[in-house]
RNA sequence: UCAAUCGAUAGAGGUGCAGUAUUCAAUAGUACAUUGCUUGAGGAAGAACAAUUCCGAUGACAGCAAUCGAAAGGGGAGCUUGCCGAAGUGAAUUACGUAUUGUUCGCGGAAUUUGCUGGUGUUGCAUUUAACAGAUGUAAGACUGUCAGAGCUAAUGUUCUGGAGAGCUAUCCGUGAA
Numbered sequence: 001u002c003a004a005u006c007g008a009u010a011g012a013g014g015u016g017c018a019g020u021a022u023u024c025a026a027u028a029g030u031a032c033a034u035u036g037c038u039u040g041a042g043g044a045a046g047a048a049c050a051a052u053u054c055c056g057a058u059g060a061c062a063g064c065a066a067u068c069g070a071a072a073g074g075g076g077a078g079c080u081u082g083c084c085g086a087a088g089u090g091a092a093u094u095a096c097g098u099a100u101u102g103u104u105c106g107c108g109g110a111a112u113u114u115g116c117u118g119g120u121g122u123u124g125c126a127u128u129u130a131a132c133a134g135a136u137g138u139a140a141g142a143c144u145g146u147c148a149g150a151g152c153u154a155a156u157g158u159u160c161u162g163g164a165g166a167g168c169u170a171u172c173c174g175u176g177a178a
Base pairs, nucleotide, nucleotide: 001177002176003175007172008171009170010169011168014084016083017082018081019080022077023076024075033067034066035065036064037063038062042055043054044053046105047104048103049102050101051100087117088116089115090114091113092112093111094110096108097107098106118144119143120142122140123139124138125137126136127135128134146163147162148161149160150159151158152157
C1' cells in the first nucleotide's frame, strides 16, 4: 500500500422516530348529578349463562323537561429527553387485569420467539374512532438517502436499472500478500 473477514467505537438520511410533562381544539352542552312529570317491576359496572350479595311500590328500569356540567383514550403546537429497527406491525406462546364468584367470548397492556417495513409523503379500498382528525393494513405512484452494476462528462457531477437497515460511511484491533 492492497485484499477479505470477525469484533469494537463513532456517525449519516430528514416534514427522521418515540416518550414524559405543558398548552390548544374537539369530544360536548355529551355522560354524571339534582328537581318535576309519565310509566309501573325489576335493576346492579364490556357481553351471555349460573350463583351470591345489595337496591327497589318511601317507585326499579325506561322516557320527557329544566338546572348544573365533566373526563379518559385519540389529535395539533412548541419545549425537552432518549435515539437512527430509531419505531411500527402480523403470528404464536405465557401469566396478569377487566368493579362479588365461576365458565365462555371480547377488550387491555406486559414478556418471549419469529416474520415484514431504508425514510417521508399522496391517492384508492378496508378496519378503528365522536370525528371526513389521526392511526393501522393493503395496492399504486412521487420525492429522498445508501450500496452495486452500466453509461455520459475536462471536472464537479449526472442518467438508467436493481437490492435492502442483519444495510451504509469512517476509524481501530487482529489476519494474509507485496
Predicted 3D model of a 178-nucleotide RNA (Lysine riboswitch aptamer) from Lysinibacillus sp. 2017. The sequence is in RNAcentral, with records from Rfam. NCBI's taxonomy places the organism under Bacteria, Bacillati, Bacilli, Bacillaceae, Lysinibacillus. It matches the Rfam family "Lysine riboswitch aptamer". Rfam describes the family as follows. Riboswitches are metabolite binding domains within certain messenger RNAs that serve as precision sensors for their corresponding targets.